[in-house]
RNA sequence: AAUUUUACAAAGCUUAAUCCAGUUACUGGAGCGGGGGAAUUACUUAUUUGGGGUGAAUCGGGGCGACCCGUAGGUUCUAUCUUUCUACCGAACCCGACAACUAACCUCGUAAGCUUAGAAAGGACUCUGA
Numbered sequence: 001a002a003u004u005u006u007a008c009a010a011a012g013c014u015u016a017a018u019c020c021a022g023u024u025a026c027u028g029g030a031g032c033g034g035g036g037g038a039a040u041u042a043c044u045u046a047u048u049u050g051g052g053g054u055g056a057a058u059c060g061g062g063g064c065g066a067c068c069c070g071u072a073g074g075u076u077c078u079a080u081c082u083u084u085c086u087a088c089c090g091a092a093c094c095c096g097a098c099a100a101c102u103a104a105c106c107u108c109g110u111a112a113g114c115u116u117a118g119a120a121a122g123g124a125c126u127c128u129g130a
Stems, first nucleotide, its partner, number of pairs: 010116005018030005031110006041100001048097001050098001051095004059070004073089003081122005
């Protein structure tokens, strides 16, 4: 000097998944999310070709299969928003015969996983300096 690994801290990212308090393996509250659930309206012929929910994650083609090629859609690029290009993702799980929407009402979750590659253009706003 370079490379790699580990630990801590900071700053961030996907996501609803954060904060506060306490008797702190958890409990409660706030915030943020999900589901069920009238009337009216809609569906009018659905109901084993089962149906439905969370989620961006749906659909098409190829393959004996593992899987491959695309794709609806989605994410990052360090104040935020928008546009374009690049690069990525395009899963997984749950309910259990059953659910359109839905006021009141009822109910549930607040896990997990990661990084320190980007480029260009524009608008509004914010901060700092002169």
Molecule: c-di-AMP riboswitch aptamer (ydaO/yuaA leader)
Organism: Bacillota bacterium